The prediction has a mean pLDDT of 86. A computed fold for a 106-nucleotide RNA from Sporolactobacillus kofuensis, annotated as SAM riboswitch aptamer (S box leader). The model forms 97% of the base pairs in the Rfam consensus. The organism belongs to Sporolactobacillus, within Bacteria.

RNA sequence: UUCUUAUCCAGAGUGGUGGAGGGACUGGCCCGAUGAAACCCGGCAACCAAAUGAAAAUUUAGGUGCCAAUUCCUGCAAAAUCCGAUUGGAUUUUGAGAGAUAAGAG
Numbered sequence: 001u002u003c004u005u006a007u008c009c010a011g012a013g014u015g016g017u018g019g020a021g022g023g024a025c026u027g028g029c030c031c032g033a034u035g036a037a038a039c040c041c042g043g044c045a046a047c048c049a050a051a052u053g054a055a056a057a058u059u060u061a062g063g064u065g066c067c068a069a070u071u072c073c074u075g076c077a078a079a080a081u082c083c084g085a086u087u088g089g090a091u092u093u094u095g096a097g098a099g100a101u102a103a104g105a106g
Stems, first nucleotide, its partner, number of pairs: 001106008013041001015040003021031003025075001027073002042067003047063002049060004071098001076095008
């Protein structure tokens, strides 16, 4: 870097350092000097792992991950309803795409 599978409406700080950005991208909408990113500490969760077990499962927290807002909403397609009537627009639902994380494979 590519592919496969699974999950993505739950959960997690009145801490320290730091000092202006951040929420992947688009368009929005937000967060931030009442302190962003990053680092440390702390915490959450339980994919892999370990222990117990016939299994279901339970426990622990070693390897990852995560800690504003549903992956913050959105993008592409379909259906339903409504508005307009020219091929348009709005809302909802479903599916896909994109993205993130884990495990496995090349």